Notes: Predicted 3D model of a 511-nucleotide part of an RNA (small-subunit ribosomal RNA, 5' domain) from an uncultured bacterium. Rfam family: Bacterial small subunit ribosomal RNA. The coordinates come from a structure-prediction model, not an experiment, and the mean pLDDT is 86.

Context: one part of a larger RNA
RNA sequence: GACGAACGCUGGCGGCGUGCCUAACACAUGCAAGUCGAGCGGAGAUAGGAUGAAGAUUUAUCGGAUUCUUAUCUUAGCGGCGGACGGGUGAGUAACGCGUGAGAAACCUGCCUUAUACUGGGGGAUAACACACCGAAAGGUGUGCUAAUACCGCAUGAUAUCAUUGGAUCGCAUGGUUUGAUGAUCAAAGGAGCAAUCCGGUGUAAGAUGGUCUCGCGUCUGAUUAGCUAGUUGGUGAGGUAAUGGCUCACCAAGGCGACGAUCAGUAGCCGACCUGAGAGGGUGAUCGGCCACAUUGGGACUGAGACACGGCCCAGACUCCUACGGGAGGCAGCAGUGGGGAAUAUUGCGCAAUGGGGGAAACCCUGACGCAGCAACGCCGCGUGAAGGAUGAAGGUCUUCGGAUUGUAAACUUCUUUGAUUGGGGAAGAUAAUGACGGUACCCAAAAAACAAGCCACGGCUAACUACGUGCCAGCAGCCGCGGUAAUACGUAGGUGGCGAGCGUUGUCC
Repeated sequence: GACGAACGCUGGCGGCGUGCCUAACACAUGCAAGUCGAGCGGAGAUAGGAUGAAGAUUUAUCGGAUUCUUAUCUUAGCGGCGGACGGGUGAGUAACGCGUGAGAAACCUGCCUUAUACUGGGGGAUAACACACCGAAAGGUGUGCUAAUACCGCAUGAUAUCAUUGGAUCGCAUGGUUUGAUGAUCAAAGGAGCAAUCCGGUGUAAGAUGGUCUCGCGUCUGAUUAGCUAGUUGGUGAGGUAAUGGCUCACCAAGGCGACGAUCAGUAGCCGACCUGAGAGGGUGAUCGGCCACAUUGGGACUGAGACACGGCCCAGACUCCUACGGGAGGCAGCAGUGGGGAAUAUUGCGCAAUGGGGGAAACCCUGACGCAGCAACGCCGCGUGAAGGAUGAAGGUCUUCGGAUUGUAAACUUCUUUGAUUGGGGAAGAUAAUGACGGUACCCAAAAAACAAGCCACGGCUAACUACGUGCCAGCAGCCGCGGUAAUACGUAGGUGGCGAGCGUUGUCC
């Protein structure tokens, strides 16, 4: 000098930040991922129209069942897109994990953009629903019915893919690019609207974005860890993958790494950055940003463009809960909040108004991301607690050589001002037309009164600042040297003084 700090004493206001560093301990409760009815069949509600049964009768009127239909609204289910983003944490990891620089002639990429071609004709189911049944529940079974942008054949089809085959050209080894011929294989879905048209669907080529893989270099400590290694190292072939590769497997060879520190052990997420320092360097990796890893512990795959998936699935373990004992349910390292641990770290708040994200044609819906508010002197910065005048140098306190000195222009008193706080009035920007949680907030005007707002540490030397009393090697102080045993500037108290100031000291850590 610095801090995500803590502790002691004290504490007025504002702005901007920051706030479980410990138990990756366990979690009550609420919320944090939905959306689309313009993909689909139903169900329900409301309003209107048509129909007009039973019945009542004054015989042409009431009455309104039932059925059909129109419009609007709601939606459990099927279907689509999104739940792989956003948010959290740092347990693991000494590694191509990260940083940096290259490579992929070994790769993938939903939505988006551009270009181009197409969108023909069929089929069979199934949820919902109804009925029956099982179960305490969670949930499940059977039969029957039905729709689709759900599912499956057929047709068409290429500059797509594959096979055979010919040419041109290039490189960096495997090879790449390009142009022909023949054959084979593979697509699609509709919806809204009176319509125009719009939103979609399918194939291909390219772009953009995002990702995957490989390599050079760099990346903590220990030799009181010296040898390590059998899929191990390489080859051939095959499998697998989007793709290279012992990634996996069969066979063959016997290799591969290591004092330039292998292996083992310990510790640790990495970086941009941050702190310090003249720099070189040393230390750190909170907040913010990039990458990685993880989601109760371990394992596994499914779906999908993308996961081996925090608020998805399956299995096993531990734990908690329900149970009719047969069996089930759960996962805050999301936001709040609780217990526990700890020196120690906040509200079970408001809003989608802004920015951004998901869905939707849109209206709009969702969003504890985010924007705000609350708590905390935790940090930085700013402001205030009054200003000017005022000597009888008042009183009181302290000291005293008893003369006085000092507190001290300090107070009183006079004049003045009103930042903040208070009261009243006005009142935003943030929002392109509408829409403001913040918020009647910021800010502006007026009013009243010096009124409501100062402490903490030190005073032997280092080190700015001294006397009195008490105590008497006691009580105590202390960062080092050291003070205290009867005149202690070093302990305790008082007066005075010095320093900093809404803070001041102490402790811890780093330079």